Description: RNAcentral holds the sequence, with entries from ENA. Predicted 3D model of a 76-nucleotide RNA (transfer RNA) from a Candidatus Omnitrophota bacterium. Its Rfam family is "tRNA". By type it is a transfer RNA. Lineage of the source: Bacteria > Pseudomonadati > Candidatus Omnitrophota.
């Protein structure tokens, strides 16, 4: 060089035949208890890796580049 994957909530990950972004731990908050812990409810927490493009509409489709893994070549 060149091929393939993956990149979404603090972390693990879903969704991806375009149409209101989710789940589990983690965080706060309440109820429970003498109290902790566990158990319930409740909250809060993302411009879906960058920019572009196509579309009434993009996390999903198309290019670019970016960063992590694997893989495969070739020339001095």
């Nucleotide at each position: 060089g060149c091929c393939c994957a993956u990149g979404u909530a603090g972390c693990u990950c879903a969704g991806c035949u375009g149409g209101c972004a989710g789940a589990g731990c983690a965080g706060a908050g309440c109820u429970u208890u003498c109290g902790u812990a566990a158990a319930g409810c409740u909250c809060a927490g993302g411009c879906c890796g960058u920019g572009g493009g196509u579309u009434c509409g993009a996390u999903u489709c198309c290019c670019u580049c970016c960063a992590u893994g694997g893989g495969c070549u070739c020339c001095a």